The RNA shown here (transfer RNA) has 72 nucleotides and comes from a bacterium. Its mean pLDDT, the model's own confidence on a scale to 100, is 80. Rfam family: tRNA. The family's RNA type in Rfam is transfer RNA.

RNA sequence: GCGGGUAUAGUAUAGUGGCUAUUAUGCUGCCUUGCCAAGGCAGAGAUAGGAGUUCGACUCUCCUUACCCGCA
Numbered sequence: 001g002c003g004g005g006u007a008u009a010g011u012a013u014a015g016u017g018g019c020u021a022u023u024a025u026g027c028u029g030c031c032u033u034g035c036c037a038a039g040g041c042a043g044a045g046a047u048a049g050g051a052g053u054u055c056g057a058c059u060c061u062c063c064u065u066a067c068c069c070g071c072a
Base pairs, nucleotide, nucleotide: 001071002070003069004068005067006066007065010025011024012023018055027043028042029041030040031039048064049063050062051061052060
């Protein structure tokens, strides 16, 4: 330099053109207990950035960024 792939809560992930975005763990509060742990309930928290297509984009297209793989 060329080609391919990945990017979603703090972390690890699911998902699909109709989102008010899934689950686990972590965090906060409450309950339970004599205390802790465990358990239960509730809450906050995320689609890498930009542009385009569309009635509607996390999803499709293009560019950029970061990382991974292969070729040279």